[in-house]
RNA sequence: AUUCCCGUUGAUCCUGCGGGAGGCUACUGCUAUCGGGUUUCGAAUUAGACAUGCAAGUUAGAGAUUCUUAGGAGUCUCGGCGAAAGGCUCAGUAACACGUCGAUAAUCUGUCCUUAGGUUCAGGAUAAUCUCGGGAAACUGAGGAUAAUACUGAAUAGGAGAAGAAUACUGGAAUGUUUCUUCUCUGAAACGUAAGGCCUAAGGGUGAGUCGGCGGCUGAAUAGGUUGUUGGUGAGGUAACGGCUCACCAAGCCGAUGAUCAGUAGGGGAGAUGAGAGUCUUGGCCUCGAGAAGGGCACUGAGAUACUGGCCCUAGUCUUAAGGGAUGCAGCAGUCACGAAACCUUUACAAUGCACGAAAGUGUGAUAAGGGGAGCCCGAGUGCCUUGCCUAUGGUAAGGCUUUUGUUAAGUGUAAAAAGCUUGGCGAAUAAGUGGUGGGCAAUACCGGUGCCAGCCGCCGCGGUAACACCGGAGCCACAAGUGGUAGCCAUGUAUAUUGGGCCUAAAGCGUUCGUAGCCGGUUUAGUAAAUCUUUUGUGAAAUUGUUAGGCUUAACCUAACAGCGUGCAAGAGACACUACUUUACUCGAGACUGGAAGAGGACAGAGGUAUUUCAUGGGGAGCGGUUAAAUGCUAUAAUCCAUGGGGGACCACCAAUGGCGAAGGCAUCUGUCCAGUACGGUUCUGACGGUGAGGAACGAAGGCUAGGGGAGCGAUCCGGAUUAGAUACCCGAGUAGUCCUAGCUGUAAACGCUGCGAGCUGGGUGGUACAUUUUUUUCGUGAACAUGUACUUCCUGAGUGAAGACGUUAAGCUCGCCGCCUGGGUAGUAUAGUCGCAAGGCCGAAACUUAAAGGAAUUGGCGGGAGCUCACUACAAGGAGUGCGGCGUGCGGUUUAAUUCGAAUAUACACAGGAAAUCUCACCAGGAGCGACGGCAGGAUGAAGGUCAGAUUGAAGGUUUUACCUGACGAGCCGAGAGGAGGUGCAUGGCCGUCGUCAGUUCGUGCCGUAAGGUGUUCGGUUAAGUCCGACAACGAACAAGACCCACGUUCACAUUUGCCAUCAUCAUCUACGGAUGGAAUGGGCACAAUGUGAAGACUGCCUUCGAAAGGAGGAGGAAGGUGUGGGCAACGAUAGGUCAGUAUGCCCCGAAUCUCCUGGGCUACACACGCGCAACAAUGGUAAGAACAAUGGGCUGCGACCCCGAAAGGGGAAGCUAAACCUCGAAAUCUUAUCCUAGUCUAGAUUGAGGGCUGUAACCCGCCCUCAUGACAAUGGAAUUCCUAGUAAUCGGGUCUCAACAUGGCCCGGUGAACACGUCCCUGAGCUUUGUACACACUGCCCGUCAAGCCAUCCGAGUGGGGUCUAGGUGAGGUUUGGUUAUUUGACUAACCCGAAUCUGGGUUCCGUGAGGCGGGUUAAGUCGUCACAAGGUAGCCGUAGGGGAACCUGCGGCUGGAUCACCUCCU
Repeated sequence: AUUCCCGUUGAUCCUGCGGGAGGCUACUGCUAUCGGGUUUCGAAUUAGACAUGCAAGUUAGAGAUUCUUAGGAGUCUCGGCGAAAGGCUCAGUAACACGUCGAUAAUCUGUCCUUAGGUUCAGGAUAAUCUCGGGAAACUGAGGAUAAUACUGAAUAGGAGAAGAAUACUGGAAUGUUUCUUCUCUGAAACGUAAGGCCUAAGGGUGAGUCGGCGGCUGAAUAGGUUGUUGGUGAGGUAACGGCUCACCAAGCCGAUGAUCAGUAGGGGAGAUGAGAGUCUUGGCCUCGAGAAGGGCACUGAGAUACUGGCCCUAGUCUUAAGGGAUGCAGCAGUCACGAAACCUUUACAAUGCACGAAAGUGUGAUAAGGGGAGCCCGAGUGCCUUGCCUAUGGUAAGGCUUUUGUUAAGUGUAAAAAGCUUGGCGAAUAAGUGGUGGGCAAUACCGGUGCCAGCCGCCGCGGUAACACCGGAGCCACAAGUGGUAGCCAUGUAUAUUGGGCCUAAAGCGUUCGUAGCCGGUUUAGUAAAUCUUUUGUGAAAUUGUUAGGCUUAACCUAACAGCGUGCAAGAGACACUACUUUACUCGAGACUGGAAGAGGACAGAGGUAUUUCAUGGGGAGCGGUUAAAUGCUAUAAUCCAUGGGGGACCACCAAUGGCGAAGGCAUCUGUCCAGUACGGUUCUGACGGUGAGGAACGAAGGCUAGGGGAGCGAUCCGGAUUAGAUACCCGAGUAGUCCUAGCUGUAAACGCUGCGAGCUGGGUGGUACAUUUUUUUCGUGAACAUGUACUUCCUGAGUGAAGACGUUAAGCUCGCCGCCUGGGUAGUAUAGUCGCAAGGCCGAAACUUAAAGGAAUUGGCGGGAGCUCACUACAAGGAGUGCGGCGUGCGGUUUAAUUCGAAUAUACACAGGAAAUCUCACCAGGAGCGACGGCAGGAUGAAGGUCAGAUUGAAGGUUUUACCUGACGAGCCGAGAGGAGGUGCAUGGCCGUCGUCAGUUCGUGCCGUAAGGUGUUCGGUUAAGUCCGACAACGAACAAGACCCACGUUCACAUUUGCCAUCAUCAUCUACGGAUGGAAUGGGCACAAUGUGAAGACUGCCUUCGAAAGGAGGAGGAAGGUGUGGGCAACGAUAGGUCAGUAUGCCCCGAAUCUCCUGGGCUACACACGCGCAACAAUGGUAAGAACAAUGGGCUGCGACCCCGAAAGGGGAAGCUAAACCUCGAAAUCUUAUCCUAGUCUAGAUUGAGGGCUGUAACCCGCCCUCAUGACAAUGGAAUUCCUAGUAAUCGGGUCUCAACAUGGCCCGGUGAACACGUCCCUGAGCUUUGUACACACUGCCCGUCAAGCCAUCCGAGUGGGGUCUAGGUGAGGUUUGGUUAUUUGACUAACCCGAAUCUGGGUUCCGUGAGGCGGGUUAAGUCGUCACAAGGUAGCCGUAGGGGAACCUGCGGCUGGAUCACCUCCU
């Protein structure tokens, strides 16, 4: 500043609404020093009701009377003028009420001004007053007297009307004015000495009446209204025109340019807001109107149908002697009620005005003043300086300065006050709050409290124990005598879009066409000047607004001038391009005509075809049919099947196609007749005849309805059979309506290109159909091909457009014309009213309430009972061995218990916590005991704390307690604060670890693409174990993972040689059958071999063949090893709020003399049961017995322990060596040989139990291990299901080590023996990449629909019932005008008639409001019930229309759509 910001998403761009920031109005919370100004203050709700006082009088006309200072003053009455102004309010009114411009040739006007003239004669009453009455009062009756500027009669002047004539004037026009004649009617005066009044006429002025044009609310869910209605003639009436009123005649008048009806409302100047256009408001001030408790009526008067006059009715109030009377604050104060909401029962006529008066003057709640109110606007202040201190722009203390303000004194000021002004005194004195502090939005990652509680929040959202969001404190921020809240209005909102929006998919194009009104309209001539433009004049009140100047100390405010505003209306003059109207022509728009042509265009008639079905006959002889699998069903009364023939109804294969035709719906065998449209061609004709189209009309799939036919097949409903937890479904068998025809009705569909119709303009490419023309060719056919033009039709792409997807000469591009429709989601296309329909239902079509989003397109990811490619023994297949059964070991759950401490929970908890717990461990239970660094306070040499014998207590104990003794200064009794905590929180954390992952992915820089999220790179074709490599490509490069690397093993070489080795040589020892054998815990010697250690070499698809573009693949050679040699280590970005606070560390919270520390005992080892991991088995590939053979890795001083002895064994007693390539552990076992067992619960199996021993340890009962003897349970190969494994692997065999005092069926290693089967696949389970759908993003354990049940809320229907408004008919009818009569002294009284007529009663119509048993649906509410409808192919694709059915979402039939996935084929395009 013509502006933005927050909120839909994992993120993005849109559409769209919700909210915030600004201004104004009213009320309100907290707070508050002063002054000025102001057109501020019961408008909003109740035009509700009012006590009390005041708000309109005045007066040389007259009469009477009182007082008197004799000047005058007062009172009553008659008379004059005024009281129709001023003041208040906004109920009514949608209207000539208002605004503006006009008309009055249709009118009036007191007081005022001007001019001219006049003011003569006469008369009778009456009030006050006096007398007498009635009445409670209000008031009133009778009689007597009297005056006038009161009243009456006469005269003159004059006035009015009619008829006739004449002249002139004004004017657009005489019906006007003027003059004359005649007639008719009417007919002035008031005085006073004077001033001043009075009468007549004309003119002016002022004020008013009436009429007209134009302008300004809502609703069509109000479409027809009107009978004095529209007009005419005549009459009456009025100041005046007029159906204003009446009689007669005619039948008109108004209305989609919105009549009538309903709702709302005083109008304008103006005010608020806004850039403006607008929108909203119109209370206050000015102006016009209307009203005076609700209604009606006249009188007086110049003027009223009269706020503070009259009469009457109605409702209210007061009074009464009960007969009657009185009264009207929407004037000023004030009271009550109402409400969120609004002041004093003040002063004065001093000023300004008004009434009267000759004047002085009187009156005035108009007005001027004061009081009250955080109404609004403006101004001022709440201090300043220096020094000291502090946590330092600040606070505080001391000292100093100033006095606006405050207080006080005198004068001035005012109608009276007050303020103000002038001159003094005192004293920093008397004066700061409100809201906020998560974002939007300026200001805290401060403290304490709370713990989805209390609460906050305009919106988003905070709060579930570390709250920047609640409450309090501190700090900070904004504004400031104010500052917040609530409600309303404008802006923000281009969010009703004239300026200035949209409609393929977000809300939105009528199903289609024809066509009325309207709107728009080709080329051209002339005219007019309606519109348009220019200019002039009048008007558009003042205030308000702006500028300048001036006056209050400034400002607000006031005054003046000028400008502006009122965007208007009226009148005059001019221009003529465009529009319009009239007119003249034209042909390109449109139409007509004509020629040949294409076509499932329509109607009717006739003919044909195959198949299904059925019937008959013949053949045939047991099943058929149906499904994933079945069953129901049909069939020996002969089915299915085959053949022939007949009947009947429906339909029209192939051709067939991004082919054709039609306005759309739609249209398909052939032939004929009739009807209609289209394109192309034409040197024909008409001459703008056109476009669109509100209302309106016609057509309009399927379904449905009515009536009559027809009925083969199919087939809602219904019935059976299956499936299922259920199955009102999907599948199967039957099968009614219907589907077909004729005649009607219905009028809707995803009636879609989700794209209204017409016209023009703007690039290309490519097919198809129809016609015309040229050329070529020809088998001369209505043939074929190319090219060009027109029309229709398909696809691709450019510019441009679009939120994007996309559209792109068939526009969703650029323009024009016309129509329809939209304005957040839901409620709801529902309710009610209307209308159409036989019905079903269609058309039109809301609100209350509720909600912060709903939605579109695209992106990334996840997911799919989507697709493709690839991979994996925690996938399958092919195999091997198992688990799952029973016994035992062990872990977990559950249960039990004083305690059975705790964690871990699919894979990724469960022989896991390195967790093999006898005490310890230890956290659990029972019981007992101990402990506070440091500070403060009680206490303490009258002895604190501690120690000790004995008794008691106790399982035990100077732990406690009693007594005694020793020592001698501190002190756990209280308040803080600590140590410690296997106490809490793994959802506050670090670190470490598991799983995805035996995966091959994850990213970056620059560039490019996209508005953006994001994409590209990282994709594609090959290839690989691999994002491994090659090639292509708007990408080019790079990083982390992979690989490389490191370790071990496998081969060779070199070097080294003790504690290793011993081939050769020499020697030695033992044994000997004398041949020799053995011995390296024999010597020398040596390092060949082995082994150990160190360092090198070797393998790279290097070579060959073959395939391939390459990368690479297959095979082969050589080689110890071949394609990553084998096995390990390391192992990405991240995810899983995965696990661990009980390993340690650590924030916060908690305990703190107990949740700390120690001790004793118990428990973790319980046991109706369920699960996991293992061990040994069930046996003969075996068991038992005897004999024989071959390892490796490790470990060892609180240790390993040879060897010897004892024991049946476990083991025990001695004891060498070894601090380790030396000594020990150390005998390996399966295996082999021989023997036996003979298929049995066994010579299998070993649980359980008994007895006796041994070892460790303080201790073996709960609760250890081992040995021997005895006992000898279950188990005979394990259902569903499920685990591991691809070679030195599985399986099997033993060994070592860890834990460890002792205890291994566990974990981790070591070697021995040593297989089978794939060498594949994506079927199951998963993983990776690409693609697709998506309503998911907490990401399918997702999302989400409907019934039922419960609470709350607002509508709707409803037998009725209560009330209001309005219209209408009738009855009663106060009162009044007019006319007449009677009476008569009267301006009177009485009476009659016509008419008008308030009020009230009755009936009817219409409309609105309240209430109503009960009922239908709707909305909403953390955790109710039933299912699982939709979103993925959502597991039967979904949806639309229609019909039937069903607890419910829904299911099924018929037709339609793609806003359907997937696969295949055809066609078309690139």